[in-house]
This is a predicted structure of a 79-nucleotide RNA (c-di-GMP-I riboswitch aptamer) from an uncultured Armatimonadetes bacterium. Rfam family: c-di-GMP-I riboswitch aptamer. About the family: GEMM was predicted in a large-scale screen for bacterial structured RNA regulatory elements. Of the family's consensus pairs, 94% are formed in the model.
RNA sequence: ACAGAAAAAUGGCACGAUAGGGGCGACCCUACUCACGCAAAGCCUAGGGUCUUAAUUUUAAGACAGCCGGGAUGCCUGU
Numbered sequence: 001a002c003a004g005a006a007a008a009a010u011g012g013c014a015c016g017a018u019a020g021g022g023g024c025g026a027c028c029c030u031a032c033u034c035a036c037g038c039a040a041a042g043c044c045u046a047g048g049g050u051c052u053u054a055a056u057u058u059u060a061a062g063a064c065a066g067c068c069g070g071g072a073u074g075c076c077u078g079u
Base pairs, nucleotide, nucleotide: 001079002078003077004076012038013037016034017033018031019030020029021028022027036066043071044070047068048067049064050063051062052061053060054059055058
């Protein structure tokens, strides 16, 4: 630099539930336990989509990166 997530290894994240807290809400944070699953389920919202709030004409402001797509980066293995 390229290729791969087939195998191996070190590990990682944490669906959902429970408790507490924040928010009008979608949802978010923390803790214990569990682990649905994920090869980027780590990061990025000026692409698409879904959802929330307000108004009702279509907009405005938000939420979701574990909805898809994209961007750069990273672990391991092989060449």